[in-house]
């Protein structure tokens, strides 16, 4: 240089014009004008919080989850740092041992219990003690020997039940809270015509009662729909300090989407890495031209995390190989 791993960061860009969206501002309307308007993962919805309900949720069992010290942090199953394993690479003469790099790690408990173990091997977990010697009253009682990582040693295994310690109350913004068109001449309750209409008494008439119809009042639930939650927030950017780091402080400046079937987009031109294709050089590099709708996706209550997806580009470290000093 180049290849490879492993990290952070960016991941189309300017103009114009048309639209779509919140929010202020002017207008009686009609309508104009100002300003903001997706991501590092908005993703899976996996873990932890805030927040709101719902018996203030206390206790037990079951269930799940964490498992080495220490520290961050609102909190964590997440991050740092060390320690110990494993694995690899380099050096010291040397695969054993030391020292140095890297990478990786669910690292409590097997002297409670119960499971589970390939090949060899008589026998692998109730020893149904092999062969050979030696003891006894008797017994693998004892010593060699062989297989094996292990043969009775407090035997190995727990991302095998288990057991120990710890820690989880449950449901999500479709939580909750208010408002209210319809339905509705529905439903309650008051009155009026000396009765328009049914209707009950009654043989009929008068009467009496009950209901509508009118006309005054009034209360509930909460369907379409609106409002609140709803974005100022364990914010954001710079800067310094404190800390091996994760982080934490302090100062200065700063307001950055809020839709609801749901905007955040389309043209048009310019500029454009990479890759492609020409040409120049002997070949890489590299220098000119030309070529380009440029990846994975799209807020929905909001943070902090982990996981996944991801053209291409910058840069850092670390390893290796090859020139050169």
């Nucleotide at each position: 240089a180049a290849a490879g791993c492993a990290g952070a960061c960016c991941g189309c860009c300017u103009u114009a014009u048309c639209g779509c969206u919140g929010u202020c501002c002017c207008g009686u309307u009609a309508g104009g004008g100002a300003u903001g308007g997706a991501g590092g993962a908005a993703a899976g919805u996996c873990c932890g919080g805030a927040c709101a309900c719902c018996a203030u949720a206390g206790g037990g069992c079951a269930g799940c989850a964490u498992a080495g010290u220490g520290g961050g942090u609102a909190a964590c199953g997440c991050c740092c740092a060390c320690c110990g394993g494993u694995c690899u690479c380099g050096a010291u003469a040397a695969c054993u041992a030391u020292c140095g790099g890297g990478a990786u790690u669910a690292g409590g408990a097997c002297a409670a219990g119960u499971g589970c173990a390939g090949c060899a091997g008589a026998a692998a977990g109730g020893a149904u003690g092999u062969a050979c010697a030696g003891g006894u009253a008797a017994u693998g009682c004892u010593g060699u020997a062989g297989u094996g990582a292990a043969a009775u040693c407090a035997g190995g295994u727990a991302a095998a039940c288990u057991c120990u310690a710890u820690g989880c109350g449950g449901u999500g913004c479709a939580a909750u809270g208010c408002c209210a068109u319809g339905u509705a001449a529905a439903c309650c309750g008051g009155u009026g015509c000396u009765u328009g209409c049914a209707g009950a008494c009654g043989g009929c008439c008068c009467g009496u009662c009950u209901g509508u119809u009118g006309c005054c009042g009034g209360a509930g639930g909460g369907u379409a729909g609106g409002c609140a939650g709803c974005u100022c927030a364990a914010g954001g950017u710079u800067u310094u300090u404190g800390g091996u780091a994760a982080c934490a402080a302090a100062a200065a400046c700063u307001u950055c989407a809020g839709a609801u079937a749901a905007a955040u987009g389309a043209u048009a031109a310019g500029g454009g890495a990479a890759u492609c294709c020409u040409g120049g050089u002997u070949u890489u590099u590299c220098c000119a031209g030309g070529u380009u709708u440029a990846a994975c996706a799209g807020a929905a209550u909001c943070c902090g995390g982990c996981u996944u997806a991801c053209a291409g580009g910058u840069c850092u470290g670390c390893u290796u190989u090859a020139u050169u000093u």
Predicted 3D model of a 325-nucleotide RNA (Bacterial RNase P class A) from Salegentibacter sediminis. Rfam family: Bacterial RNase P class A. The family's RNA type in Rfam is ribozyme. Gene Ontology terms of the family: tRNA processing, dimeric ribonuclease P complex and ribonuclease P activity. Lineage of the source: Bacteria > Bacteroidota > Flavobacteriales > Flavobacteriaceae > Salegentibacter. The sequence was found by an Rfam model in a public genome assembly. The coordinates come from a structure-prediction model, not an experiment, and the mean pLDDT is 75.